Predicted 3D model of a 264-nucleotide part of an RNA (large-subunit ribosomal RNA, domain VI) from Candidatus Aquilonibacter sp. Its Rfam family is "Bacterial large subunit ribosomal RNA". Its mean pLDDT, the model's own confidence on a scale to 100, is 88. The organism belongs to Candidatus Aquilonibacter, within Bacteria. The RNAcentral record of the full RNA draws on ENA.

Context: one part of a larger RNA
RNA sequence: CGUAGGAAGUUUGAAGGGCGUGGACUCUAGUACGAGAGGACCGAGUCGAACGAACCGCUGGUGAACCGGUUGUCCCGCCAGGGGCAUAGCCGGGUAGCUAUGUUCGGAUCAGAUAAGUGCUGAAAGCAUAUAAGCACGAAACUGACCCUAAGAUGAGACUUCAAUCCCGUAAGGGUGAAGAGUCGUGGUAGACCACCACGUUGAUAGGCCGGGGGUAGAAGCACCGCAAGGUGUGGAGCUGACCGGUACUAAUCGCUCGGAUAU
Numbered sequence: 001c002g003u004a005g006g007a008a009g010u011u012u013g014a015a016g017g018g019c020g021u022g023g024a025c026u027c028u029a030g031u032a033c034g035a036g037a038g039g040a041c042c043g044a045g046u047c048g049a050a051c052g053a054a055c056c057g058c059u060g061g062u063g064a065a066c067c068g069g070u071u072g073u074c075c076c077g078c079c080a081g082g083g084g085c086a087u088a089g090c091c092g093g094g095u096a097g098c099u100a101u102g103u104u105c106g107g108a109u110c111a112g113a114u115a116a117g118u119g120c121u122g123a124a125a126g127c128a129u130a131u132a133a134g135c136a137c138g139a140a141a142c143u144g145a146c147c148c149u150a151a152g153a154u155g156a157g158a159c160u161u162c163a164a165u166c167c168c169g170u171a172a173g174g175g176u177g178a179a180g181a182g183u184c185g186u187g188g189u190a191g192a193c194c195a196c197c198a199c200g201u202u203g204a205u206a207g208g209c210c211g212g213g214g215g216u217a218g219a220a221g222c223a224c225c226g227c228a229a230g231g232u233g234u235g236g237a238g239c240u241g242a243c244c245g246g247u248a249c250u251a252a253u254c255g256c257u258c259g260g261a262u263a264u
Stems, first nucleotide, its partner, number of pairs: 001152001006162006015149004021049001023047005033038001051106005059100004066093005071086006110144003117137004166175003180258004184200005205251003208247005214240003221234005
């Protein structure tokens, strides 16, 4: 821009894309077959490889804004307690998120029409013949079925809902201005930007605060014990990013712009 009025939402599915794999074992059955050696079809079940998708409860990884230990040095006047720097100084753990080596699931089944191939009936051609008329089977391939996209499918589809103008003027034209959208702001289940999604006081959108979870691992101060290093108690203490919930304290104020309303 189009989809012959303007919007919001929900959809149909023309078409396109994806998937499509392979093995071992058990039973049937040491059966059919075979002199024996050996050893099935068909069918039923179990395990499990690679590949793919989703996810993070479990096992782990990461986790430079979380916690702790510790060395050297400088600083906060000193002690105590802390801070800076040294690869994040080094080391031990680790929430959320993201993750695989972790977990769950997938290939299936069924149908249609067929290939090679196998048949029935059957003439031409008294026979024969799967073929000439007719009929039936038969593949991981084809068409569906399963998953995803999808009406720019210009053949532009469907459904539901919303608003559904008026004023001046003879006219030209001028004014008003709906539904809705945007701008702006707070953000994230989204994200390079854009877009998308949630929210904007009729409010829990983010921060703060409160409570909880999870993580660290026993804070400081004080008391006691010890010559001291240190230990014990107060006390599952103190601290704590992203997690869960609550709470208008802070910030989403007020506005502005676009839009232009078919027909009866």